Small-subunit ribosomal RNA, central domain from an uncultured Bacillota bacterium, 350 nucleotides, folded computationally. The coordinates come from a structure-prediction model, not an experiment, and the mean pLDDT is 85. The full RNA is in RNAcentral, with records from ENA, Greengenes and SILVA. Its Rfam family is "Bacterial small subunit ribosomal RNA". Rfam links the family to the GO terms ribosome and structural constituent of ribosome.
Context: one part of a larger RNA
RNA sequence: CUGGGCGUAAAGGGCGUGUAGGCGGCCCUGUAAGUCAGCUGUGAAAUUCCCGGGCUCAACCCGGGGUGUGCAGUUGAAACUGCAGGGCUUGAGUGCAGGAGAGGAGAGCGGAAUUCCUAGUGUAGCGGUGAAAUGCGUAGAUAUUAGGAGGAACACCAGUGGCGAAGCGGCUCUCUGGACUGUAACUGACGCUGAGGCGCGAAAGCGUGGGGAGCAAACAGGAUUAGAUACCCUGGUAGUCCACGCUGUAAACGCUGGGUACUAGGUGUAGGGGGUUUAGAUACCCCCCUGUGCCGCAGCAAACGCACUAAGUACCCCGCCUGGGGAGUACGGCCGCAAGGCUGAAACUC
Numbered sequence: 001c002u003g004g005g006c007g008u009a010a011a012g013g014g015c016g017u018g019u020a021g022g023c024g025g026c027c028c029u030g031u032a033a034g035u036c037a038g039c040u041g042u043g044a045a046a047u048u049c050c051c052g053g054g055c056u057c058a059a060c061c062c063g064g065g066g067u068g069u070g071c072a073g074u075u076g077a078a079a080c081u082g083c084a085g086g087g088c089u090u091g092a093g094u095g096c097a098g099g100a101g102a103g104g105a106g107a108g109c110g111g112a113a114u115u116c117c118u119a120g121u122g123u124a125g126c127g128g129u130g131a132a133a134u135g136c137g138u139a140g141a142u143a144u145u146a147g148g149a150g151g152a153a154c155a156c157c158a159g160u161g162g163c164g165a166a167g168c169g170g171c172u173c174u175c176u177g178g179a180c181u182g183u184a185a186c187u188g189a190c191g192c193u194g195a196g197g198c199g200c201g202a203a204a205g206c207g208u209g210g211g212g213a214g215c216a217a218a219c220a221g222g223a224u225u226a227g228a229u230a231c232c233c234u235g236g237u238a239g240u241c242c243a244c245g246c247u248g249u250a251a252a253c254g255c256u257g258g259g260u261a262c263u264a265g266g267u268g269u270a271g272g273g274g275g276u277u278u279a280g281a282u283a284c285c286c287c288c289c290u291g292u293g294c295c296g297c298a299g300c301a302a303a304c305g306c307a308c309u310a311a312g313u314a315c316c317c318c319g320c321c322u323g324g325g326g327a328g329u330a331c332g333g334c335c336g337c338a339a340g341g342c343u344g345a346a347a348c349u350c
Stems, first nucleotide, its partner, number of pairs: 004321003007304002012318001014200004021193003025088007033081002035077008049065006091190001092187003095183004103176007110154001115149007125136002162168002205246006214240002219235004257317006265295011299306002323350003332343004
């Protein structure tokens, strides 16, 4: 390389957007690059293959024939692909009519609770644990009442509920993205994927400035223990929060890339629509689309399991794998303030 694979054995890129490229709906006409057919030339000889012959056979040698995937020219074919032209509406998009949502950004507001401060009541304990101790408290703590300050997070609602590509949860307002349903007015293949590129990207971490209630790496003390640089307890600083900038990683997981089509059913739930019902509605019942769960047939699978949300049946495009260790290391390059990230070996060894 061919071939085979990627839920759990090695293997899906963290996610999106999109460049080149690859691939691409229905009908008609033309063309003839691909494609197919005929003919011609070429495809050296030796060799290989077949037939015959010569050395006593064979190896070896000689003659004849055949083959030679390929290339070029020429004459044709026109189904398929391409190209050119014309048309279509089912793919895609737009419009119109709707309703749903913790989707995003900014501003304002709210109550509960913790802590702290002030004042009142009140007195000897509080706290903590397996048990304790460190700690706090007669300079009046804990408890309780009133007032105040400040920061962070939003109980119930809450739901294998919703929205979003990762992530998002108090309330209100402003700005704003997407999806879904219905309709079929408009465009007329405008599509799918996507090497590079660009953007986004939890937590921790970094820079500058702010903020700091609770929690809490590090650290200190008390316990436990043979020891205890831990688990438990009392404290406690970075950090956690905000603004701006950086970092770019993860068990970034559904350990399952995206798209399209097809392939039994049953049941729950969320959004929308239609039918039925009704005086009109609601509810019940039936149907359709979209999302999200469970069960299950065929099929698939090493098994576990998956099973219209496929891991089934197919096609298109991208990414990735090729024994374990060495090693996600070294070296080089690129990126970063740093921490480090991306790319990514070999010797050796089993």